[in-house]
RNA sequence: ACAGUGGGUCACAUGAUCGCCCCGGUAGUAACCAGGGGAGGAAAGUCCGGGCUCCGCAGGGCAGGGUGCUGGGUAAAACCCAGUGGGGGCGACCCCAGGAAAGUGCCACAGAAAAUAGACCGCCUGUAGUUUGCUAAUUGAGGCUACAGGUAAGGGUGAAACGGUGAGGUAAGAGCUCACCAGGCCCGAUGGUGACAUCGGGUGCUUGGUAAACCCCACCCGGAGCAAGACCAAAUAGGGGAGCGUUUGAGGGUGGCCCGCCCGAUGCUCCCGGGUAGGUCGCUAGAUCCUUUCGGUAACGGAAGGACCAGAUAAAUGAUCAUGCCCCAACCUACUUUGUGGUUGGGUGACAGAACCCGGCUUAUGACCCACUGUGCCU
Repeated sequence: ACAGUGGGUCACAUGAUCGCCCCGGUAGUAACCAGGGGAGGAAAGUCCGGGCUCCGCAGGGCAGGGUGCUGGGUAAAACCCAGUGGGGGCGACCCCAGGAAAGUGCCACAGAAAAUAGACCGCCUGUAGUUUGCUAAUUGAGGCUACAGGUAAGGGUGAAACGGUGAGGUAAGAGCUCACCAGGCCCGAUGGUGACAUCGGGUGCUUGGUAAACCCCACCCGGAGCAAGACCAAAUAGGGGAGCGUUUGAGGGUGGCCCGCCCGAUGCUCCCGGGUAGGUCGCUAGAUCCUUUCGGUAACGGAAGGACCAGAUAAAUGAUCAUGCCCCAACCUACUUUGUGGUUGGGUGACAGAACCCGGCUUAUGACCCACUGUGCCU
């Protein structure tokens, strides 16, 4: 200097004037006015987990759904931290995670054959035929063709082909046998909370991949959601019809089904028609934030002190001006390879806007900083 990896901070600033919303002091109320405050790190996605609200079963079961290595953190979590095993990368680092030997399915094309998966080329043996040279002749060996049998070591195909190397053995071969190695399974020792790791012994057992394919295993799961829900006020037609039922129980009880349990009689369900759809609360003081300190590898937790930072409702949080910062363009100037300075003009100046709230994840995005890795050059 270039190329990367991981993490952090900020998101124009200050002032003035006017406008809007909220809180709020004074007055009985309202209005006016002093004072204070007023979009984000992602407010986005609605992918997870909760707080909170409501439902007399939320009890049992089936179906269904979710999670998936181990330990820890948290209100909880599929998130975060640490670790274990595997994979990718030169590396800093990043990604993945129950089970394929319970069963079923799938693996294009190529290939003989794609999982208890086979014979295309080849190798060996036998039978029959044929042929060449030598030879006085016959015979035998060899070659070629056909058929039958054996073989899976060699070659070929493919992403992947019934462990690897070597020796023996065989008609030719093969874990057929042996030695060593690797994997699987079984037994044990040591270390660790654990996932696991290391070591020792035995055994010829050697059977691919895929489960965000069906499935199996383990654990977990009431439901609905701020358009939840509570209160106040007002209005209309407490209208018309049908069905079922009145303790031998219709109907209802917040995802589906069954059982149980509960409510239930001038009752319940369905259809048609009419009125209202206005206001207040919920609505922001919190699993909140900041500083210091202690514990812990860390996530995080404890203690002390301090702070109050939107609450709109068709939807407020804005507009103008000035100065400065930053960016862009043009011009000029001193030096001058770059670059620095000055003047003028332009620019809400990346992605983007709360709607009950909080903790995460994912996505979009400008500028700066820190640490680490690799390459090249100089000293």

The prediction has a mean pLDDT of 76. The RNA shown here (Bacterial RNase P class A) has 379 nucleotides and comes from a Syntrophobacterales bacterium. It was read from a public genome assembly, where an Rfam model found it. NCBI's taxonomy places the organism under Bacteria, Pseudomonadati, Thermodesulfobacteriota, Syntrophobacteria, Syntrophobacterales.